[in-house]
Context: one part of a larger RNA
RNA sequence: GGUGCAUGGUGGAUGUCUAGGCGUAACGAGGCGAUGAAGGACGUGGUAGGCUGCGAUAAGCCCUGGGAAGCUGUCAAACAAGCGUUGAUCCAGGGAUCUCCGAAUGGGGCAACCCAGCGUCACAGUGCAAGCUGAUGGCGUUACCUCCGGUUGAAUGCAUAAGGCCGGAGGAGCGAACGCAGGGAACUGAAACAUCUAAGUACCUGCAGGAAAGGAAAUCAACCGAGACUCCGUAAGUAGCGGCGAGCGAAAGCGGACCUAGCCCAAACCAGCCUUCGGGCUGGGGUUGCGGGCGCCAAUCAGGAGUUACAAAGACAGUGGUAGCUGAAGAGUCUGGAAAGGCUCACAAUACAGGGUGAUAGUCCCGUAGGCGAAACCACAUGUCCUCCGUUAUGGUUGGCGUACCAGAGUAGCACGGAUGCCGUGGAACUCCGUGUGAAGCCGGGGAGCCCACUCUCCAAGGCUAAGUACUACGUUACGACCGAUAGUGGACAAGUAAGGCGACUGAAUGAUGAAAAGCACCCCUUUUAGGGGAAUGAAAAGUACCUGAAACCAUGUACCU
Numbered sequence: 001g002g003u004g005c006a007u008g009g010u011g012g013a014u015g016u017c018u019a020g021g022c023g024u025a026a027c028g029a030g031g032c033g034a035u036g037a038a039g040g041a042c043g044u045g046g047u048a049g050g051c052u053g054c055g056a057u058a059a060g061c062c063c064u065g066g067g068a069a070g071c072u073g074u075c076a077a078a079c080a081a082g083c084g085u086u087g088a089u090c091c092a093g094g095g096a097u098c099u100c101c102g103a104a105u106g107g108g109g110c111a112a113c114c115c116a117g118c119g120u121c122a123c124a125g126u127g128c129a130a131g132c133u134g135a136u137g138g139c140g141u142u143a144c145c146u147c148c149g150g151u152u153g154a155a156u157g158c159a160u161a162a163g164g165c166c167g168g169a170g171g172a173g174c175g176a177a178c179g180c181a182g183g184g185a186a187c188u189g190a191a192a193c194a195u196c197u198a199a200g201u202a203c204c205u206g207c208a209g210g211a212a213a214g215g216a217a218a219u220c221a222a223c224c225g226a227g228a229c230u231c232c233g234u235a236a237g238u239a240g241c242g243g244c245g246a247g248c249g250a251a252a253g254c255g256g257a258c259c260u261a262g263c264c265c266a267a268a269c270c271a272g273c274c275u276u277c278g279g280g281c282u283g284g285g286g287u288u289g290c291g292g293g294c295g296c297c298a299a300u301c302a303g304g305a306g307u308u309a310c311a312a313a314g315a316c317a318g319u320g321g322u323a324g325c326u327g328a329a330g331a332g333u334c335u336g337g338a339a340a341g342g343c344u345c346a347c348a349a350u351a352c353a354g355g356g357u358g359a360u361a362g363u364c365c366c367g368u369a370g371g372c373g374a375a376a377c378c379a380c381a382u383g384u385c386c387u388c389c390g391u392u393a394u395g396g397u398u399g400g401c402g403u404a405c406c407a408g409a410g411u412a413g414c415a416c417g418g419a420u421g422c423c424g425u426g427g428a429a430c431u432c433c434g435u436g437u438g439a440a441g442c443c444g445g446g447g448a449g450c451c452c453a454c455u456c457u458c459c460a461a462g463g464c465u466a467a468g469u470a471c472u473a474c475g476u477u478a479c480g481a482c483c484g485a486u487a488g489u490g491g492a493c494a495a496g497u498a499a500g501g502c503g504a505c506u507g508a509a510u511g512a513u514g515a516a517a518a519g520c521a522c523c524c525c526u527u528u529u530a531g532g533g534g535a536a537u538g539a540a541a542a543g544u545a546c547c548u549g550a551a552a553c554c555a556u557g558u559a560c561c562u
Stems, first nucleotide, its partner, number of pairs: 001561009015547001016512002020483002022480007029472002031174002039101003042055003046079002049075003061095006070083003106115003116142007123134004144171009178209001179207005189196001193243001219226002230257005240248002262464003265408001269284006289442001291406002293403009303389004314385004318380005324372003330345005346363002354366003413437007423449001444459005499506002519546001522534004
């Protein structure tokens, strides 16, 4: 020096555990904000700091309800001082307070700071008084834009416009995804690349709602017929498109979800008011593709509807939510540190889900099955009151005949230039934009994939509309052949913390004594806040570098080899 064995150290693997995550489902909720939000700064406790709470009324104030014997949040024990059966702490609802910054909004500004005007109050001075002045302080008010009403008000006499003034209402910012719209890539694929693809994706912007969008046929279909819209399945990787390459890719129909879902204007005509004589406003009327108005004729008529559209407000009840309450039944003995374990004999069960308790508990605790509960606030499918239309006739509804008054115009169409859709300009209809041109008007007009005819079908150029559908920052509940501390969230611990970066931003690690601190009184050694030996606690030192305690690595002893 090596090898083996033994005993230790070091180290923190493994096992067991879970305080935290992950996922799914159901229900709820789906917004907050000038009454100052989201997010922060600074404060605030008897005692330094972090977190939580709160705001100069500052771990809190008031009221109402629940609840109960303890309480003064937590890391985090202790001390001090208190509170509480005259009901505290705590939980729920409502209210008060709520510094400064922040849309930030009196002006400014390097966020949490600086400086003002006006009114008012306190204080002081002065004046007979009204009042005036002032260092400082308290409270209120003073940003911008839009709309509505009033008033004032030129050219220009009456008026009116702009502007001013007064009063009132609204907007602004934040927010996870989902929605609609305006813009809109490239990498990539095509085995290169340009049309094409990726993709109307990512991203930017605007606007909104609890959903949004869409929506009651100028739709489809095919000579049979259907009957708003949305979503799902299928049709179907079909019909098609395509340097006919790569690739892209429908619709009708059928089956479902939903559905007592459909409505309202403009116009003709009538009435009233106004009129610049063109018409305008209000009310009635009317809304369809077998139309409506007007004129004539005939029949019939007492109930119907409603708060999301179709007119619109509320009250009460009910139900649910936001605290809670009740809730069965066990003892002995043995082992043990400890009984819930063993043995013996009982009991409950609409409750043997689950968790805890010194080991494994139906009957010890919290619960569980079942049953019950709200002064206050919130929500709502519901019911009643209620509301609307009509109710005996100049009315409503329906039908017939006549009349030809009305039925959305710079629109449809067309030309050129684009876009959408399965459609890449093609034979290219349909739909939608830009520029130009530009109808008919019910004997009318659009569509059925150039175009024409016939036939069928629908009625554009006004508007509203629940449900079925999408999403989950958030709340409640339940569940998991999900993870178990290098896993699971980045984060079980001071976590978006420490740390890094000028900055945008990047971004960790660290869980476990024990049933209970019973956390080693006292003695001894010593190089003296260390460590060790006794003693003591404990079932066990498990001794705060603490459960278990692997390996690498280190040391000591011993055997053998060199």

The part of an RNA shown here (large-subunit ribosomal RNA, domain I) has 562 nucleotides and comes from a Planctomycetota bacterium. Rfam family: Bacterial large subunit ribosomal RNA. The coordinates come from a structure-prediction model, not an experiment, and the mean pLDDT is 84.